The prediction has a mean pLDDT of 81.
Transfer RNA from Candidatus Iainarchaeum sp., 73 nucleotides, folded computationally.
RNAcentral holds the sequence, with entries from ENA and MGnify.
RNA sequence: GGGCCCGUCGCCUAGCGGAUAGGGCAGCUGCCUCCUAAGCAGCAGGUCGCCGGUUCGAAUCCGGCCGGGCCCG
Numbered sequence: 001g002g003g004c005c006c007g008u009c010g011c012c013u014a015g016c017g018g019a020u021a022g023g024g025c026a027g028c029u030g031c032c033u034c035c036u037a038a039g040c041a042g043c044a045g046g047u048c049g050c051c052g053g054u055u056c057g058a059a060u061c062c063g064g065c066c067g068g069g070c071c072c073g
């Protein structure tokens, strides 16, 4: 340099063009307990890597970048 795949809350992960973007762990608050853990209830946390494009509508489709992985030269 070329090809393919991937990028979504702190971490992991779902989401085949139309929901207030869903779940698990972690975090916080409360209940429970002598205390802790476990358990139960609730809360907060996401500009969906960035910038453009297509569309009435984009996390999803297209292009270019950036980052990561694998292969080729």
Base pairs, nucleotide, nucleotide: 001072002071003070004069005068006067007066010025011024012023013022018056027043028042029041030040031039049065050064051063052062053061

It matches the Rfam family "tRNA".